[in-house]
Context: one part of a larger RNA
RNA sequence: UUGGGUUUAAAGGGUGCGUAGGCGGCCGAUUAAGUCAGUGGUGAAAGACGAUUGCUUAACAAUCGAGGUGCCAUUGAUACUGGUUGGCUUGAGUACGGAAGAGGUAAGCGGAAUUGACUGUGUAGCGGUGAAAUGCAUAGAUAUAGUCAGGAACGCCAAUUGCGAAGGCAGCUUACUGGACCGUAACUGACGCUGAGGCACGAAAGUGUGGGUAUCAACAGGAUUAGAUACCCUGGUAGUCCACACUGUAAACGAUGAUAACUCGCUGUUGGCCUUUCGGGGUCAGUGGCUUAGGGAAACCGUUAAGUUAUCCACCUGGGGAGUACGCCGGCAACGGUGAAACUC
Numbered sequence: 001u002u003g004g005g006u007u008u009a010a011a012g013g014g015u016g017c018g019u020a021g022g023c024g025g026c027c028g029a030u031u032a033a034g035u036c037a038g039u040g041g042u043g044a045a046a047g048a049c050g051a052u053u054g055c056u057u058a059a060c061a062a063u064c065g066a067g068g069u070g071c072c073a074u075u076g077a078u079a080c081u082g083g084u085u086g087g088c089u090u091g092a093g094u095a096c097g098g099a100a101g102a103g104g105u106a107a108g109c110g111g112a113a114u115u116g117a118c119u120g121u122g123u124a125g126c127g128g129u130g131a132a133a134u135g136c137a138u139a140g141a142u143a144u145a146g147u148c149a150g151g152a153a154c155g156c157c158a159a160u161u162g163c164g165a166a167g168g169c170a171g172c173u174u175a176c177u178g179g180a181c182c183g184u185a186a187c188u189g190a191c192g193c194u195g196a197g198g199c200a201c202g203a204a205a206g207u208g209u210g211g212g213u214a215u216c217a218a219c220a221g222g223a224u225u226a227g228a229u230a231c232c233c234u235g236g237u238a239g240u241c242c243a244c245a246c247u248g249u250a251a252a253c254g255a256u257g258a259u260a261a262c263u264c265g266c267u268g269u270u271g272g273c274c275u276u277u278c279g280g281g282g283u284c285a286g287u288g289g290c291u292u293a294g295g296g297a298a299a300c301c302g303u304u305a306a307g308u309u310a311u312c313c314a315c316c317u318g319g320g321g322a323g324u325a326c327g328c329c330g331g332c333a334a335c336g337g338u339g340a341a342a343c344u345c
Base pairs, nucleotide, nucleotide: 004316005315006314007299008298012313014201015200016199017198021194022193023192025088026087027086028085029084030083031082033081034080035077036076037075038074039073040072041071042070049065050064051063052062053061054060091191092188093187094186095184096183097182098181103177104176105175106174107173108172109171110154115149116148117147118146119145120144121143125136126135162169163168206246207245208244209243210242211241219235220234221233222232257312258311259310260309261308262307265290266289267288268287269286270285271284272283273282274281275280294301295300318345319344320343327338328337329336330335
């Protein structure tokens, strides 16, 4: 490189938007670039191939022939692809009317609980565990009642639920705001799909500056134990929280790229619409379970495909060395991205 692959064996980019590029609906007209056909030229000789001939044969040599993917020119063909042009509405989008949602950002408010402070009642223990001890407590603890403060998280509802591109999103209210869905079929008329680079978003941990600090890595102490750098207990800092800025990674998982079409059934459920004999039925868009064909090494997947096809992107090529070294790029740093080889089995 070809062929083959990418749920779990190596392999889908964390996710989106989008540039170049690749690919692209239906019906006409035109052109003839690609494509196809004819003709002409060229495609040196030698070699190779076929035939004949010459050295006694052969090797070798000579003559003739055929062929020469290609390139150029020219004359045609027009199904397909392309160009130009005219139209169409199914793809895509817009409009109008609906209804759902933990979608996002900001502000305000709320109750339960933990902790702390103060006050009252009250007295000797509390706490903790398998059992204990450290710890707290006559300077009045624990318990109980009231008041106050502060931070963090939002019980029930709650679900195999919903929303979001992914990460993710859950007390309540308000403001601003994104997207999807359904219905009408009014408008535009292929405006589409994918997407190398690029840009944006991106859990947790971590970093910088400034706040905040109720719980809690590290750490300290007490236990346990042969030991106990743990499990258990008592404390407790960074961090967790907020604002702004960075980092850019995860088993970022459905370990399953995006889009479109086609291909048995059964049964739930969410949001619409239509219908109803009020039992239900139909349909569109999601979201679950079981399963036929088909697929798969099997587990299993099975109209939400891992089935049958098409287009585009990404990635894989034995294990280790190694996601390492070196270089480059990014970052305040931590580190991230790109990413080998020797050697070895």